[in-house]
A computed fold for a 74-nucleotide RNA from Candidatus Karelsulcia muelleri, annotated as transfer RNA. The organism belongs to Candidatus Karelsulcia, within Bacteria. Its Rfam family is "tRNA". RNAcentral holds the sequence, with entries from ENA.

RNA sequence: GCCGGAAUAGCUCAGUAGGUUAGAGCACGUGAUUUGUAAUCUCGAAGUCAGGGGUUCGAAUCCCUUUUCCGGCU
Numbered sequence: 001g002c003c004g005g006a007a008u009a010g011c012u013c014a015g016u017a018g019g020u021u022a023g024a025g026c027a028c029g030u031g032a033u034u035u036g037u038a039a040u041c042u043c044g045a046a047g048u049c050a051g052g053g054g055u056u057c058g059a060a061u062c063c064c065u066u067u068u069c070c071g072g073c074u
Stems, first nucleotide, its partner, number of pairs: 001073007010026004019057001028044002031041002050066005
């Protein structure tokens, strides 16, 4: 240099043939239970879906580009 893949909550990930409120587990906070801790249960908060642009009535999802990371080829 060329090719391919990944980027979504604090962490690990799901969600892609465009449309119903963007979700799960762990972690965190509240409450219950306990003499107390842990475990269990309840409720809750947390995301400009990597940045920018485009297509569309509508984009996490499609297209272009940039950045970071991973792999391959020379």